Model confidence (mean pLDDT): 75 of 100.
A computed fold for an 89-nucleotide RNA, annotated as Glycine riboswitch aptamer.
The sequence was found by an Rfam model in a public genome assembly.
[in-house]
RNA sequence: AUAUGCAGCGCGGGAGAGUUCGAUCUCGCAUCGACGCCGAAGGCGCAACCGCCCCGGAAACGCUCAGGCAAACGGACCGUGCUGCAGGA
Numbered sequence: 001a002u003a004u005g006c007a008g009c010g011c012g013g014g015a016g017a018g019u020u021c022g023a024u025c026u027c028g029c030a031u032c033g034a035c036g037c038c039g040a041a042g043g044c045g046c047a048a049c050c051g052c053c054c055c056g057g058a059a060a061c062g063c064u065c066a067g068g069c070a071a072a073c074g075g076a077c078c079g080u081g082c083u084g085c086a087g088g089a
Stems, first nucleotide, its partner, number of pairs: 004086010018035001020034005025028001036069003042065001043063003049057002
């Protein structure tokens, strides 16, 4: 110096499921309640696997607490740029 890994920030992409019923008013696809539904913020659970062992880590699987069910916003994750750290011929 490069590959690679991690973190932060910017940019691009990014799924699913209610235009249900009732009530209210300022009449807005607004609020509240009921029922139904989704799985990709976060959270919890299981554990293939990593790890000599312990400790620990660990899914896009499961739950649906939270969140969400026009668009927008958000969004795991993917690509890319910059910065920092690790890395070390």